[in-house]
Context: one part of a larger RNA
RNA sequence: UCUAGCUAAGGGAACUCGGCAAAUUAGUCCCGUGCCUUUGGUAUAAGGGAUCCCUGCGAUUGUGUUCUUUUGAAUGCAAUUACAGGGUGCAAUGACAAGGGGUGCCCGACUGUUUAACAAAAACAUAACCUCUCGCAAGUCCGUAAGGAUGUGUACGCGAGGUGACGCCUGCCCAGUACCUGUAAUUUAAACUCCUUUUCAAGGGGGCUAAGAUCAGGCAAACGGCGGGAAUAACUAUGAUUCUCUUAAGGUAGCGAAAUACCUUGUCGUUUUAUUGACGACGCGCAUGAAUGGCGUAACGAGGUGCCCACUGUCCCUAGCUAGAAACCCCUGAAUACACUCUUGUGGUGCAAAGGCCAUAGUCUUCUGAUGGGAAGUAAAGACCCCGUGAAGCUUUACUGUAGCUUGUUGUUGUGGUGUGGGGCGUAUUGUGCAGUGUAGGUAGUAGUCGUCCGAUGGUUUAGACGCAAGUUUAGACCUAGACAUCAAUGAGACACUACCCCUUAUGUCUUAUAUCACUAACUUUAGAAAUAAAGGACAGCAGUAGGCAGACAGUUUGGCUGGGGCGGCACCCUGCUGAAAAUGUAUCGGCAGGGCCCAAAGGUCAGCUCAGGAGGUUUAGAAAUCCUCUGUAGAGUGCAAGAGCAAAAGCUGGCCUGACUGUAUUCCUAUAAGUAUGGAAUGCAGGAUGGAAACAUGGGUCUAGCGAACCCUUAUGCCCUUAUUUGUGGGGGCUAAGUAUGACAGAAAAGCUACUCCGGGGAUAACAGAGUUGUCGCGCCUAAGAGCUCGCAUCGACGGCGCGGUUUGCUACAUCGACGUCGGCUCUUCCUAACCUGGUCGUGCAGAAGCGACCAAGGGUGGGGGUGUUCACCCAUUAAAAGGGAUCGUGAGCUGGGUUCAAAACGUUGCGAAACAGUUUGUUCAAUAUCUGUCAGAAGUGUCUGGUGUCUGAGAGGAAGGAGUAUUUAGUACGAAAGGAACAAUACUUCGGGGCCUCUGGUCUAUCGGUUGUCUGACAAGGCAGGCCGAGCAGCUACGCCCCAAGAAAUAACAGCUGAAAGCAUCUAAGCUGGAAGUUCUCCUCAAAAAGAGACACCUUCUUAGAGCUCUUCUAAAACAGAAGUUUAAUAGGGCUGGGAUGUAAGCAUCAAGGUAACGAGAUGUUCAGUCUGCAGCUACUAAUCGCUCAAAGG
Repeated sequence: UCUAGCUAAGGGAACUCGGCAAAUUAGUCCCGUGCCUUUGGUAUAAGGGAUCCCUGCGAUUGUGUUCUUUUGAAUGCAAUUACAGGGUGCAAUGACAAGGGGUGCCCGACUGUUUAACAAAAACAUAACCUCUCGCAAGUCCGUAAGGAUGUGUACGCGAGGUGACGCCUGCCCAGUACCUGUAAUUUAAACUCCUUUUCAAGGGGGCUAAGAUCAGGCAAACGGCGGGAAUAACUAUGAUUCUCUUAAGGUAGCGAAAUACCUUGUCGUUUUAUUGACGACGCGCAUGAAUGGCGUAACGAGGUGCCCACUGUCCCUAGCUAGAAACCCCUGAAUACACUCUUGUGGUGCAAAGGCCAUAGUCUUCUGAUGGGAAGUAAAGACCCCGUGAAGCUUUACUGUAGCUUGUUGUUGUGGUGUGGGGCGUAUUGUGCAGUGUAGGUAGUAGUCGUCCGAUGGUUUAGACGCAAGUUUAGACCUAGACAUCAAUGAGACACUACCCCUUAUGUCUUAUAUCACUAACUUUAGAAAUAAAGGACAGCAGUAGGCAGACAGUUUGGCUGGGGCGGCACCCUGCUGAAAAUGUAUCGGCAGGGCCCAAAGGUCAGCUCAGGAGGUUUAGAAAUCCUCUGUAGAGUGCAAGAGCAAAAGCUGGCCUGACUGUAUUCCUAUAAGUAUGGAAUGCAGGAUGGAAACAUGGGUCUAGCGAACCCUUAUGCCCUUAUUUGUGGGGGCUAAGUAUGACAGAAAAGCUACUCCGGGGAUAACAGAGUUGUCGCGCCUAAGAGCUCGCAUCGACGGCGCGGUUUGCUACAUCGACGUCGGCUCUUCCUAACCUGGUCGUGCAGAAGCGACCAAGGGUGGGGGUGUUCACCCAUUAAAAGGGAUCGUGAGCUGGGUUCAAAACGUUGCGAAACAGUUUGUUCAAUAUCUGUCAGAAGUGUCUGGUGUCUGAGAGGAAGGAGUAUUUAGUACGAAAGGAACAAUACUUCGGGGCCUCUGGUCUAUCGGUUGUCUGACAAGGCAGGCCGAGCAGCUACGCCCCAAGAAAUAACAGCUGAAAGCAUCUAAGCUGGAAGUUCUCCUCAAAAAGAGACACCUUCUUAGAGCUCUUCUAAAACAGAAGUUUAAUAGGGCUGGGAUGUAAGCAUCAAGGUAACGAGAUGUUCAGUCUGCAGCUACUAAUCGCUCAAAGG
């Protein structure tokens, strides 16, 4: 010193983030118990009393005995218990065991659960409330399936979700998203169907069409959401009211600076001496709000937070004691460590933070105990940050898919009926423009056809069908023997009859679709061992295929530049000027501007003309309209930036045109190294054009910007190749050109979160600290406008200028990412001065007092509290003063861990979400045996040119050893009109600090004495154990106690002076001299011959030793070691005796004692200031310091 404990005077939370820790309380009985309340609680509320021993007398219960007829009585034992009397001690649950209490607020109702090993909570759960799916072959879940769970349960049920007891309640919004319902229409896959591609096929197109989507409606205890601006009342203020914009609706009741409020320590009140706290209010609430529940709420809580009482070593302010560790001796004996070296400090240098370099100071060698300043110490290839065309987990309206669900369709898949359709076939039927005898479907053929019992035609009649209302037509009955066509008329068309076809309608049949009904035999279910029966039934299921939904699941992506990254921006493609340093080229998130077009004329050519401005003149007409004259090198114009260029033009106007051509070659720029893409430009040649008389000009715009690869697709032109026998057609492919775009512009198809994170790297790159810089910051100086009644400079000082510092904040990114731990506090040390106090001075707008400003000066001091994590700031009461800073924002191998900054959780806000927030809130593991160095202490050895003993010197080092105040006297004096009001000097105290001590006071006191509990030794006595507890306590150690801590000298600072020139004066200075401070050096205290310049003096000493050491008894000393005392010539230690001291009156005996018949009896008194103990003092050799050993020199 640590670990675990014990005790502390006075104060009593002043400690601290916070009463953390500790202390207090405590069992049982009796009394008593508030607010509130869900009437159960709260409650052991709070608060108060009792508790032991002895004696006596009762009661109850159990169980014996005796008596009695019984109820019962008496008596004994055991247990429980009431009362009374007596008694002791500091203390009677005497030890052990055993709640501190009260009162506000927040959160959660409660008991419960949770992150095994950093979070126990406000999180989860919960009863209760609400919503949703589901009628069972269900719904939900697991499984590829078979099959299984819920459940051998059935809506009072199971499952899913939300809220979270209870009380009062739960507002408005359906525009968005989700879900549900519906759906005339639109869109829409496969299948099917139709068309097309010469046929077939692939392909293309159309039709039909389910779910879905569009659409319509519902739904918020679904996800969610719930405004702004003006004006207005007779003081002002406010705004019941009005206006206006706007929404799906505009936040209702409540609550509200809150676990939510940025500003903010809001404002007011209470609490406090003082409150960033707490509570109560207020309310435009950055950004409250109603089952993402709102507001209350008794009880409960190892939850969070405030206050009060009690209590205390948390603190003022520490001290003492106990056990163990460490420390000493012996034995055993690591983990580890190793680039090299090992004596450091200071300053400097250096990749900017050095034991090793430079300078300088210091430094003999070694050991031991401590300490934790340094080794940017050890531990862990930094977790923060950035980077990686790294990883993983999670999310979603990222991309692409997959389960799953759903819808259509096909197969398994059959029968019948009905309705409605489609198609084929058959049989019938229908067909009216006008004209025409008349109801002429079309075309063709043709001159005949039909008919008399198989009854034509016509008529009558019955019953239908159609209809343009004229008629046509079918069937039946009766009567009847010729009728029709050709021809003629009409007309586009001419009729009988036959054939084919169209339209309408009917019907039959076949086929098909759809709806529905029914069936049973596939298939399914139930029962059964099965046969079968019942139920369902061509549905479902299963399989294929197509559409829809689809973070449930999977694989991935989620750019670059960048004074870190992100946010922002584009400096990512191109142009001009500048930067750019006179070739070219040249960077920055340098500066100033632009482009991603436009134009059929704004292009080509030829010709003509001259602009802007100015002056003069001229009706309306003005400064400016049009016209005339003169002047006019460009001051205009040139489509668009800037630069360059341009005057019979490149500008303006007009004529004619399309060269805004085709092919080809070369050069230049893009691209100053090499090599390119792409784009642009320039110069030729050929062809064929335009303008011009021609020379000539023209391949767009006066020049420099106006742009884009492959794949795929399209188009054009011709040519080539190919195409299952040939030809043709069509298709496919190729060459050339053009078009559609990649602006991240030499061109991936692509969103987020990670604080649950991981890996690889980086000091190539941020946060802390350092370094550089110093805008900012702090502090000065110069000038002096002005303020100061007057007056720049007593004091203050603008606008400006110049510096210093390196405590602010920035900038830079130099060192550190194979780790230099980050705010604040505590502790402890040192330095600076730009001086807060104290000391000495000067000026003053200095009478005194008190101030203001300045100079010298760093010796000392600079404190206590409140709220807050705070530094800071604010406040309270003091004070001489409560100065400012540095030291890795000194100090975590020193402490703390409140804040910040991990994992959990909540609020507000943002986000669809995962999640996020220099927003808030609660919680949350701080490692280690010290190798070197440094420091504080303690030793040993060597050296000191001769051994030893003793006494000194003092170079040098350290110290603050003192600092400050108050009162009194001076003195109510000086001064002052008064009010007020000093000083020199002296004295007494106080406070802070330092050193020492223990007489007193206080603390401790596990020496000791006494009391007492439980238990054990059979009882007494005497003891053991828990230091059992409690009381007292000498020595020792201690503070809270006591003592001490002058005065002076020397040299100086600012300053004040003397004499005195340079400079005939003046001048404190130049020569010379004097004074002058808490500061400096002495005086004072401590260390100090290892002070290498290694000192001085005295004495002793030679081998038969001067001296020293060991051993031995010890303590004034002490971790070891050392030091000191002693060793028989002795009081060194022990013992004994005496004294002093502590405790408090021993045992035994005697007497008394409440009572009791007695036995007995707690206890009291006396013997007895007793007994016991004694680390102290004195005396005393009774015991032990015995016997011995080792080292040792110059000289001679």
Predicted 3D model of a 1196-nucleotide part of an RNA (large-subunit ribosomal RNA, half B) from an uncultured archaeon. Model confidence (mean pLDDT): 81 of 100.